About this RNA
A computed fold for a 75-nucleotide RNA from Chelonia mydas, annotated as transfer RNA. Model confidence (mean pLDDT): 81 of 100. Its Rfam family is "tRNA". By type it is a transfer RNA.

This record gives sequence, structure tokens and C1' cells, in this order.
RNA sequence: GGCACCAUGGCUUAGCUGGCUUAAAGCACCUGCCUAGUAAACAGGGGGUCCUGGGUUCAACUCCCAGUGGUGCCU
Repeated sequence: GGCACCAUGGCUUAGCUGGCUUAAAGCACCUGCCUAGUAAACAGGGGGUCCUGGGUUCAACUCCCAGUGGUGCCU
């Protein structure tokens, strides 16, 4: 330098044949309950506007373009 893939809460991921009121799960975190106390179990809660900027569309996390970062392969 070229090609491919990936980028969603603190972490790991789902959602990507575009559409139901602009987002789900597990772990973690906070509160309560329980306990002599801690943990576990149980109940509840906060936290992302989907890497960035454009474009297409009535409508975009989802499609297209550019950029940034990461991984792999080739030279």
C1' cells in the first nucleotide's frame, strides 16, 4: 500500500429481508428484602439514542458514500 470483517449501556452480545409507541438480554452497578454479618436467592431501579459526518427514504441501529479505530490476510 491492497482486500475482507467488525464498531450497539461499564463488560459480552442480540437486533441489520428498514416500520408497530426512537432499542433487548446476561453479567456488573444501586436500593429494598433476607441474615448476627457476608454471599446467594427474591423484588425494584439507574445507565446506550446504536464510532463520526453526510446521503437515500414518509421513516434508518438496519441501505449507500467518506472518515476514524480495531482484527485478519496479501504485498